[in-house]
Predicted 3D model of a 73-nucleotide RNA (transfer RNA) from a Nanobdellota archaeon. It matches the Rfam family "tRNA". The family's RNA type in Rfam is transfer RNA. Its family is annotated with triplet codon-amino acid adaptor activity in the Gene Ontology. Rfam's curators write: Transfer RNA (tRNA) molecules are approximately 80 nucleotides in length. The organism belongs to Nanobdellota, within Archaea. The RNAcentral record of the sequence draws on ENA.

């Protein structure tokens, strides 16, 4: 300047064939226990990288941009 890959909860990452946004870990609060640790449960936490398009409908498809990682020249 060109390619191809990641960007989703605090972490780590699934969902990406358009139709509730989800796990674990961690955080609360609660049983349990003389008490704490482990263990049960319940809760909260998310502009789906930002912008715009297409569609009844978008994390998903298409555009264009930012951000990291890898090539190639």
């Nucleotide at each position: 300047g060109c390619c191809u890959c990641a960007g989703u909860a605090g972490c780590u990452c699934a969902g990406u064939u358009a139709g509730c946004a989800g796990a674990g870990c961690a955080a609360u609060u609660g049983a349990u226990u003389c008490g704490u640790a482990a263990u049960c449960a319940a809760u909260a936490g998310g502009u789906c990288a930002u912008g715009g398009g297409u569609g009844c409908a978008a994390a998903u498809c298409c555009c264009a941009u930012c951000u990291g990682a890898g090539g190639c020249u």